This is a predicted structure of a 523-nucleotide part of an RNA (small-subunit ribosomal RNA, 5' domain) from an uncultured bacterium. RNAcentral holds the full RNA, with entries from ENA. It matches the Rfam family "Bacterial small subunit ribosomal RNA".
[in-house]
Context: one part of a larger RNA
Formats: sequence, structure tokens, C1' cells
RNA sequence: GACGAACGCUGGCGGCGUGCCUAACACAUGCAAGUCGAACGGAUCUUGCAGGGAAGUUUCCUUCGGGGAACGGAACUGCGCUGAUUAGUGGCGGACGGGUGAGUAACGCGUGAGCAACCUGCCUUUCGGAGGGGGAUAACACAAAGAAAUUUGUGCUAAUACCGCAUAACAUAUAUUUACGGCAUCGUAGAUAUAUCAAAGAUUUAUCGCCGAAAGAUGGGCUCGCGUCCGAUUAGCUAGUAGGUAGGAUAAAAGCCUACCUAGGCAACGAUCGGUAGCCGGACUGAGAGGUCGAACGGCCACAUUGGGACUGAGACACGGCCCAGACUCCUACGGGAGGCAGCAGUGGGGGAUAUUGCGCAAUGGGGGAAACCCUGACGCAGCAACGCCGCGUGAAGGACGAAGGUCUUCGGAUCGUAAACUUCUGUCUUUGGGGAAGAAAAAAAUGACGGUACCCAAGGAGGAAGCCACGGCUAACUACGUGCCAGCAGCCGCGGUAAUACGUAGGUGGCAAGCGUUGUCC
Repeated sequence: GACGAACGCUGGCGGCGUGCCUAACACAUGCAAGUCGAACGGAUCUUGCAGGGAAGUUUCCUUCGGGGAACGGAACUGCGCUGAUUAGUGGCGGACGGGUGAGUAACGCGUGAGCAACCUGCCUUUCGGAGGGGGAUAACACAAAGAAAUUUGUGCUAAUACCGCAUAACAUAUAUUUACGGCAUCGUAGAUAUAUCAAAGAUUUAUCGCCGAAAGAUGGGCUCGCGUCCGAUUAGCUAGUAGGUAGGAUAAAAGCCUACCUAGGCAACGAUCGGUAGCCGGACUGAGAGGUCGAACGGCCACAUUGGGACUGAGACACGGCCCAGACUCCUACGGGAGGCAGCAGUGGGGGAUAUUGCGCAAUGGGGGAAACCCUGACGCAGCAACGCCGCGUGAAGGACGAAGGUCUUCGGAUCGUAAACUUCUGUCUUUGGGGAAGAAAAAAAUGACGGUACCCAAGGAGGAAGCCACGGCUAACUACGUGCCAGCAGCCGCGGUAAUACGUAGGUGGCAAGCGUUGUCC
């Protein structure tokens, strides 16, 4: 000098930041990923028509129980219309965003290259296409099992769900061939032949979608050179090990995997083993070289209760998906089930120590949708904390009788000290009242959580706002009293045993100041 700090004393305001460094310990509760009815069939509600005919009213008859007629129009049924809601099928998104740093000494990261060995949904550009069929299944109905979670059977039905057929190349595969090129396998462009593969509609008629191909953009995958902590009181390590052939797998090269063959490969330029650790841009310090660190912000990686596995998908071996196993917690009718905060808040625990179970989608951004819009603990804000940095204030000018009082005193005085009182002012912050934003817009309108906030105006009144540490030397700052090697101080040297500038208190002084000291860590 620095800090994601803590502790002690103290504490007025604002702006901007920062805030579990420990138990990757366990988690109550709420929220954090949905959306589309312009893909689909239903269901419910709504308005209309037809059937239907209840209650009730009037009237007639009555054996007083009731019956007949008229009006009245409910429940219910059928049909079609408009609008709304939506459990389910289907599409897209849940691989982003958010968290954490356990693991990892590694092509993990950084940097520079390569892929003639690769993929890429949505988006952009271009060229073409969209013909004609089929069988199911959820929802639903009925039945059944179960305490529940949930499940089973039978029957019905739709689609942009699923499956054939047709068409088809600038696609793919094979074969032949031409030209050019290279980096070994070969690559690019062209020609011929054969084989294979596609589609989906909605609709307000304006569009949005669908299929194939080529290119772009974006995002990824893989390979390599170099760099990347400590220990030799770790010296040898290695059988898929090193290489080859063939095959398989993958989007893709490769022992990535398998069979066979060879016996190699790494290592004192430190293999192997052990310890520690996410890496970087950067941060702190230092004149620099260097040293230390990797909080916040940004990039990459890894992980999601522990271990393993795949499915779906353009993309995962998937934090709020699935399956299995383990530990733990919960429910249970004991047969069986449910769960995963290292998302945002919050709780217990651990700890010297770290915040609200807040407001809003107004802005920025993201997902879905044609849109309206919906969702968004991302984000924007507010709350708490002097945790940090920065700024401001706690008044200004005048004022000697150098008041009172305190302290010291050689008793003369000295000092606190222009300090106070007092006079004249000011009004930052504070208080009250009034006004009141920008952030919000592509022609207009509408739309602000923050927030009646910032800011402006007026009024009032010095009123409400200073402490902490030190004073022997280092080191700026001294006296008195108390104590008497006691009590105590102390970073080092060292103070204290009767005049202690070193302990304690007081006065004074010095330093910093809404902080000041102490402790810890790094330079």
C1' cells in the first nucleotide's frame, strides 16, 4: 500500500459498488420454463331454432284427497352459429439463461496453427418441389385393480402425429471416363450408367408454414506446436500397453472398440507415484524485474445428493428429464410409493464472519405465438450492512474583560483561548409545504416497478449531527496525581523495586476523522 475481511469503541447524509472465503452440509414453504386453439379431435360455458313440458298464476268441477282447461315457460334432448376457456395428441423451447468450483496437473486452459477427417435447429440467399393413399392411438365412454402414486382391459376418433406408393437431382453409393491440382490416403470440376431416398397443411386470402438441394452466417467437434505449481526422503513405469493388418463404431481421424500379428512405448530435457490447484483476461504490490492472488465483471472448462447408463433430439449422456444401484428424508392401509435449493428468497447447522421468505416485467434480453399476448427470482429496482471507494456536513465572520471554570504554578502568573458568552450573517444536510421528471418508443394513442424518487421553489431555525488512537526512542505529540518489580504496559529496544514524560487517571498536546484502532493475509 491492498482486502469479499473480522473484532473493539464510536456513528449525520448522499452517490456508486460489494456482501457464506467455513459444511460440493441437510433442507420446511413459495416462486425460478413455458408457450401455441392460425396443427388436431373433443369437453365445458355462451347466443339461436326445434322438440319437450316442471314450478307457478287464472278459471271450472269437487267426494275437499284432488281432477280438467288456459297462460306460463324451467330441467332435458337434437341441430347448427358466434365467441371464450382448455385436460389430451402434436409443434417449438425445457442443451439458453441462472448457480457452484467438488473433481481436474489435463490438449483442461492460454496462445498459434490444422481438418484432403467433421456436424450445425432457428436465421439469410438461391434453385426446385408439395401427387395419391393407408393403418393406428391418446383424449373420451364403459369396466376393473390400488390406501396412494398410478395402472390395466374393451370400444370409438383427429391431425402439421405415424407408415407405404408415385415423382426426383446440382444429393448419396458404385462403376467407367476427361481435365486440373495436391498433402500420403487423394481433392476439385465435368460426362455416362445403375440403384436409393421427400413433403403438411392452417387461414380472416394477406400470409405463415412443409420437402429436397446448394451456399452463407452462427455455434460446436477433433488433431497438433509451445506454455502451464511443489516433492527424487517418489527411479523406474506400461499388456490395449506401442505399432501394424482387417473389421466395427462415430457427424468425423484415431486402440475409440474387437480379432490376429509384431514387441514395442515412456523416462534424469524428471516418466511413474504422492501432494496441492478449476484455467485465463486480469487484480494487488513494486521504479522495474519480479512476487502473490484468480472475490466482483468477461471468456473457457467441469459439476448438479453419490456412482453408473442410455433414450429423445440439430444439439445432452441433460441442475428444476428418464432408468438402475447406494446413502439420507418423507408418506403408507406394510402390499408399495415420493424427493433432490452448488436457481431466488428463506431455515437449521458449521463459523470470527456475510443480507429480504420484497416490487415489477416499465426498460434491456430470452422462450413460445401470425399477432394480441403469455412466461421469465435473467434482468430492472427497492430493503439490510460504515463492508469498500468517493463527495458533503456537524456552521461562517466579528468578538479580550483575555469572563467563569478546569489544570499547572516559582503564587507573580501560565494555559485551555477567539475558544465560549455576545453581535451580525448563511442555510449545504435536516424539517415542513408546493411543483415535479428523463428513463418511453418507427405516424398517432396507450404503457414507469423504481416513485411523488431525483430535481426545482418557498418557509423555519445554529437549531438535530464527533469520535477514535497515540504522546520513552523508532515516531508527530508533556505535565500533575495515584501506584511502588505490585497493579500493569509492550511491534522491537524495553518500562514499573517512592519524585515513572513508558502502568492507571486528569489536564494539555499530536494524528486521522464518520470513522479510528487491533488482528489476519499478500506485496